[in-house]
Order: sequence, then structure tokens, then C1' cells
RNA sequence: UCUUCAGGGCGAGGUGUGAUUCCUCACUGGCGGUAAAGUCCGCGACCCUGCUCACCCGGGCAGGCUGAAUCGGUGAAACUCCGGUACCAACAGUAUAGUCUGGAUGGAAGAAGA
Repeated sequence: UCUUCAGGGCGAGGUGUGAUUCCUCACUGGCGGUAAAGUCCGCGACCCUGCUCACCCGGGCAGGCUGAAUCGGUGAAACUCCGGUACCAACAGUAUAGUCUGGAUGGAAGAAGA
């Protein structure tokens, strides 16, 4: 420098004119680090601001924003394992959405290969 890859999950019941959005139960967990992590440290995605390149679409740089965990056990070492009980999840749309639809056939932390 190039190529490829790079996010999962609503099933049952209830209320209702209407809900995969409310209620009860259910289900899901990106990337790197570290004793194996959704909840530790760091990063990415979404969103916002400034500067800048560009006819436009859009791109680059810098900054901001950025959710959530405890108890017990084992051990040299675990907020990561085992057991218990909790908690969290951008924006737009729609009966109020982590799980539906959409921006997105996008972008990207990063992984692998040449």
C1' cells in the first nucleotide's frame, strides 16, 4: 500500500380500537488489554461543536458527548472463572422500542491475508 472479514436478540400470556413499544415472563452482548469481562481500563459506533478541503455529494483534522455490579467461593493471581442476586443498552419513525422499521448495499474499533 492493497484485499477479505468485522453485532446479537420478542417467543408466550395480559390490557387496549391500536403495542414484537406498556405489564408479567423470555431473549441478546462489537473491538483491544488483563486469569477467560455487556457493567474494570482503553477504543469504536450514534450525536454535537470548531477549523479545513471541495462546485456539489462528501472528505480530513481537533475537541466534546459516551450506559450499567455487587456478594460469596476457588486460586499465586479473577470487579473476568464458579455460584447467588442485580443492572445497562444512541438517534429517527410508530401506542412509550436494547430485540421491529430506517439512515445502513453506510461507517468503524479491529482481525486475517498478500
This is a predicted structure of a 114-nucleotide RNA (FMN riboswitch aptamer (RFN element)) from uncultured Oribacterium sp. Of the family's consensus pairs, 100% are formed in the model. The RNAcentral record of the sequence draws on MGnify. Lineage of the source: Bacteria > Bacillota > Clostridia > Lachnospirales > Oribacterium.